RNA sequence: GUGCCAUUAGCUCAUCAGGAUAGAGUAUCUGACUUCGAAUCAGAUGGUGAUAGGUUCGACUCCUAUAUGGCACA
Numbered sequence: 001g002u003g004c005c006a007u008u009a010g011c012u013c014a015u016c017a018g019g020a021u022a023g024a025g026u027a028u029c030u031g032a033c034u035u036c037g038a039a040u041c042a043g044a045u046g047g048u049g050a051u052a053g054g055u056u057c058g059a060c061u062c063c064u065a066u067a068u069g070g071c072a073c074a
Base pairs, nucleotide, nucleotide: 001073002072003071004070005069006068007067010026011025012024013023019057028044029043030042031041032040050066051065052064053063054062
C1' cells in the first nucleotide's frame, strides 16, 4: 500500500433478510437469608448501538466516508 473482519451496558457477548418501549451473563447497589460474612434468592441501576452523512414512512440492521483494533497478502 491492497483486501477482509470487528466496534451494541463498567466488562464479555446476543439480537437484527428494516417495524413500534434493544436483551443475557458478569459487575455495582438494595433487600431477604445468616451470629457475621460467603454462597443462594428477589429487585434495581446502567446504552445518543464507534463518529459523521445518505437511502427510507421508518435504520443497531442497508450504502458511503472517517476513526480504532485485528487478520492475510505485498
Transfer RNA from an uncultured Mycoplasmatota bacterium, 74 nucleotides, folded computationally. Its mean pLDDT, the model's own confidence on a scale to 100, is 81.